[in-house]
Description: Model confidence (mean pLDDT): 82 of 100. A computed fold for a 516-nucleotide part of an RNA from an uncultured bacterium, annotated as small-subunit ribosomal RNA, 5' domain. The RNAcentral record of the full RNA draws on ENA.

Context: one part of a larger RNA
RNA sequence: GACGAACGCUGGCGGCAUGCCUAAUACAUGCAAGUCGAACGAUGAUAUCACUGCUUGCAGUGAUUGAUUAGUGGCGAACGGGUGAGUAACACGUGAGGAACUUGCCCAUGAGCGGGGGACAACAUUCGGAAACGGAUGCUAAUACCCCAUAGGUGGAUUGGUCGCAUGACUAAUUCAUUAAAGGUGGCUCUGCUACCACUCAUGGAUAGCCUCGCGGCGUAUUAGCUAGUUGGUAAGGUAAUGGCUUACCAAGGCAGUGAUACGUAGCCGACUUGAGAGGGAGAUCGGCCACACUGGGACUGAGACACGGCCCAAACUCCUACGGGAGGCAGCAGUAGGGAAUCUUCCACAAUGGGCGCAAGCCUGAUGCAGCGAGCUCCGCGUGGGGGAUGACGGCCUUCCGGUUGUAAACUCCUUUCUCCAGGGACGAAGCGUUUUGUGACGGUACCUGGAGAAUAAGCACCGGCUAACUACUUGCCAGCAGCCGCGGUAAUAGGUAGGGUGCAAGCGUUGUCC
Numbered sequence: 001g002a003c004g005a006a007c008g009c010u011g012g013c014g015g016c017a018u019g020c021c022u023a024a025u026a027c028a029u030g031c032a033a034g035u036c037g038a039a040c041g042a043u044g045a046u047a048u049c050a051c052u053g054c055u056u057g058c059a060g061u062g063a064u065u066g067a068u069u070a071g072u073g074g075c076g077a078a079c080g081g082g083u084g085a086g087u088a089a090c091a092c093g094u095g096a097g098g099a100a101c102u103u104g105c106c107c108a109u110g111a112g113c114g115g116g117g118g119a120c121a122a123c124a125u126u127c128g129g130a131a132a133c134g135g136a137u138g139c140u141a142a143u144a145c146c147c148c149a150u151a152g153g154u155g156g157a158u159u160g161g162u163c164g165c166a167u168g169a170c171u172a173a174u175u176c177a178u179u180a181a182a183g184g185u186g187g188c189u190c191u192g193c194u195a196c197c198a199c200u201c202a203u204g205g206a207u208a209g210c211c212u213c214g215c216g217g218c219g220u221a222u223u224a225g226c227u228a229g230u231u232g233g234u235a236a237g238g239u240a241a242u243g244g245c246u247u248a249c250c251a252a253g254g255c256a257g258u259g260a261u262a263c264g265u266a267g268c269c270g271a272c273u274u275g276a277g278a279g280g281g282a283g284a285u286c287g288g289c290c291a292c293a294c295u296g297g298g299a300c301u302g303a304g305a306c307a308c309g310g311c312c313c314a315a316a317c318u319c320c321u322a323c324g325g326g327a328g329g330c331a332g333c334a335g336u337a338g339g340g341a342a343u344c345u346u347c348c349a350c351a352a353u354g355g356g357c358g359c360a361a362g363c364c365u366g367a368u369g370c371a372g373c374g375a376g377c378u379c380c381g382c383g384u385g386g387g388g389g390a391u392g393a394c395g396g397c398c399u400u401c402c403g404g405u406u407g408u409a410a411a412c413u414c415c416u417u418u419c420u421c422c423a424g425g426g427a428c429g430a431a432g433c434g435u436u437u438u439g440u441g442a443c444g445g446u447a448c449c450u451g452g453a454g455a456a457u458a459a460g461c462a463c464c465g466g467c468u469a470a471c472u473a474c475u476u477g478c479c480a481g482c483a484g485c486c487g488c489g490g491u492a493a494u495a496g497g498u499a500g501g502g503u504g505c506a507a508g509c510g511u512u513g514u515c516c
Stems, first nucleotide, its partner, number of pairs: 001515003005512005012382004018374002020339001025337003029334003034075003039072002042069001047064008082292003092216007101209002106205007114148004123138006152179012183197006218264003225255003230252008267289004272281003295314004317328004345371001348369002353367001354365004385415004395406004420453006429443001432440002460505005465486003471500005481488002
């Protein structure tokens, strides 16, 4: 000098930041991922019109409208948010490579959107179960599912062309095989055409990911040998793709004193901190990457997961039970218990920014924006008044008893009003969007502005032997105590305790811990 600090005494205000470093311990409760009715069947509140019955304001029927949503279907749920357990590794950083790869939504270009079919939920009936939930029969729609056609693509074979650092890459033609699609809403000149939103194929881009390699960043040699899918080859499987990634066979290799292997420790980096620098330390907040989601394992779906708020299995724990069987996972935001020296509200809002869905209106969003808490955790700013005022008052302390000092300090007088309190006004952040004349702000009646009141509401902490700025008195008597080092204290203690005075910093001041 620094800190995500803690402790002691003290405490007026504002701004910006910041807040479980320990038990990756266990979790009550609420919320944190939904959305689309312009994909679909069903439901059909409400309103309007017509008709019938008539008790003339009710009922029924039909048509139109279409609120609502359990289900099918689509997209999202792989983002955003948390944590740092594991990991010494291509995990990270940096620089290359992929002629060995994938990429939903988005952009551009080209082409297309033809014909047909059978189901399953919902629903109805019924059965089982305490529940969770499940079985049977029957009905039904679609942008759900399946088949055919056509196109380009892909794979195989044949024949050429162009190119590359190698394996090889690109491209043209012929032939064989294989493989697409879906509608919805509005308008109109309405059995069609068209606009918009969707759908399919191909090519390219963008974005995102995956793989490979060079180099770099740790402690121990009181760890010296390690390795059998091990190292390489051939063939096959698997993958989006290369590869012992996996399997069979063959060979006997591969790594290591330039530290293999083992053990210990640890998420990595930009930033951060210290230092003139070199270097050292550290990896909170913020940003990038990685890993994990009660513990261990596994796959499914999907463009993307081996998936925090999905599924299955096993184990531990907790809960419900009719004992047959079930349910759960805060290292999301708050919050609770525990641990600890120690770390916050079960707040407000989607107004803004961003995200998901939707044509849109909009809905959801503990991301985010804000507020609260800490009676000082960090940095910055302001205040606790200013001028005059000597009988140098009273009081305190010291005294050689003359006086000195506290001290212009106070009183007193004049002035000011930052802060405080009261009253009035009152935002920016708002543009989109709907609609055609208005509306949309959680923060917040906050910031800010104006007026008024009255010095009114506001100073402590540590130290005073030397290092080190600052001295006297009393008390104690090697006791009680102090102390960072040297050392003080045994009757005159500037070193213990108290008082007066002084010095330093100041809404803080000291102590402790860690790093330079």